The RNA shown here (transfer RNA) has 74 nucleotides and comes from a Candidatus Bathyarchaeota archaeon.
RNA sequence: GGGCCCGUAGCUCAGCCAGGCAGAGCGGCAGGCUCAUAACCUGUUGGUCGGGCGUUCGAAUCGCCCCGGGCCCA
Numbered sequence: 001g002g003g004c005c006c007g008u009a010g011c012u013c014a015g016c017c018a019g020g021c022a023g024a025g026c027g028g029c030a031g032g033c034u035c036a037u038a039a040c041c042u043g044u045u046g047g048u049c050g051g052g053c054g055u056u057c058g059a060a061u062c063g064c065c066c067c068g069g070g071c072c073c074a
Stems, first nucleotide, its partner, number of pairs: 001073007010026004020057001027045006050066005
């Protein structure tokens, strides 16, 4: 220098291909249960979807550029 993959909640990730309300589990908080704790149950809390621009009625999703991480080729 070139190619590919990854970046979404505090953590681990799904959703992207095929555009249409941003989700799951864990965690946090409150309550229940218990003599009490854990476990369990209920409710609740959660986001510039890495950044910018573009396309579109509409972008996490499509295009371009950039940033960070990983792998491969040279």
Annotation: The sequence is in RNAcentral, with records from ENA. Rfam family: tRNA. NCBI's taxonomy places the organism under Archaea, Thermoproteati, Candidatus Bathyarchaeota.